Model confidence (mean pLDDT): 76 of 100. The RNA shown here (Fluoride riboswitch aptamer (crcB RNA motif)) has 60 nucleotides and comes from an Actinomycetota bacterium. The source organism's lineage runs through Bacteria, Bacillati and Actinomycetota.

RNA sequence: CUUCGGCCCGGCGAUGGAGCUCGCCGUAGACCGCCCCGUGCUGAUGGCUCCUACCUGUUC
Numbered sequence: 001c002u003u004c005g006g007c008c009c010g011g012c013g014a015u016g017g018a019g020c021u022c023g024c025c026g027u028a029g030a031c032c033g034c035c036c037c038g039u040g041c042u043g044a045u046g047g048c049u050c051c052u053a054c055c056u057g058u059u060c
Base pairs, nucleotide, nucleotide: 001006009026010025011024012023013022016051017050018049019048020047021046
């Protein structure tokens, strides 16, 4: 805004930025990672791509 179905817009999805896309929330809410709890690790993503930072290895 609405034909009350919804759409637009804004916000959110465990540390940064951008594009696309999915889901959720919208006056309060979506959301909130570390501990030997275990079918328990790790990662700048919810997912894909790129950049930056970090880690590992190799070469110069």
The sequence was found by an Rfam model in a public genome assembly.